[in-house]
RNA sequence: UUUUCAUCCAGAGAGACGGAGGGACUGGCCCAGUGAAGUCUCGGCAACCUAAAUUAAGGUGCCAAUUCCAGCAGAACAAGAGUUCUGACAGAUGAGAA
Numbered sequence: 001u002u003u004u005c006a007u008c009c010a011g012a013g014a015g016a017c018g019g020a021g022g023g024a025c026u027g028g029c030c031c032a033g034u035g036a037a038g039u040c041u042c043g044g045c046a047a048c049c050u051a052a053a054u055u056a057a058g059g060u061g062c063c064a065a066u067u068c069c070a071g072c073a074g075a076a077c078a079a080g081a082g083u084u085c086u087g088a089c090a091g092a093u094g095a096g097a098a
Base pairs, nucleotide, nucleotide: 001098002097003096004095005094006093007092008091013042014041015040016039017038021031022030023029025071026070027069028068043063044062045061048059049058050057051055067090072087073086074085075084076083077082
């Protein structure tokens, strides 16, 4: 990198350094000098794998907003703008395979 399976409306932040971006992409809408990204320390959530035996010890992961919402297709409703629902696509994480 590709691929298979599972999950994605729950949950969980402080400090130091840093100094303008961030929320994958596009559009929207948000977050951000009352300090973004990133790095480190400590803390927490969770329970995929391992251990174990129902704990949270080890390996990941995660800690604004449902994956922030939509994007493609279908259905229902609506005069229309549009709204709701379902399924895909894309993405993220874990475990396995090539």